[in-house]
């Protein structure tokens, strides 16, 4: 630089969930790991403790979500090599 391909954003329909969000089908914004893992951080969500307070704010804890937020672990097609 190719070849064969792969995944599938927003949105829509149905459905699960308290919610963030997930699943299935349609649909393609994009992705060389947009395969997979919740270990660290970020962000989102529900419940709750404490401190104040005109409104509201600050600071912890617990159960979750997000891998297409970042880092990290494991695996991986083809080709120059």
């Nucleotide at each position: 630089a190719a070849a064969g391909g792969g995944c599938a954003a927003a949105c829509c329909a149905u459905u699960c969930g308290a919610g963030a969000g997930g699943a299935u089908g349609g649909g393609g914004c994009g992705c060389a790991a947009a395969g997979u893992c919740a270990u660290g951080g970020g962000u989102c969500a529900c419940c709750u403790g404490c401190c104040u307070u005109u409104a509201a704010g600050g600071u912890g804890g617990g159960c979750g979500a997000u891998a297409g937020c970042c880092a990290g672990g494991c695996u991986g097609c083809c080709g120059a090599a």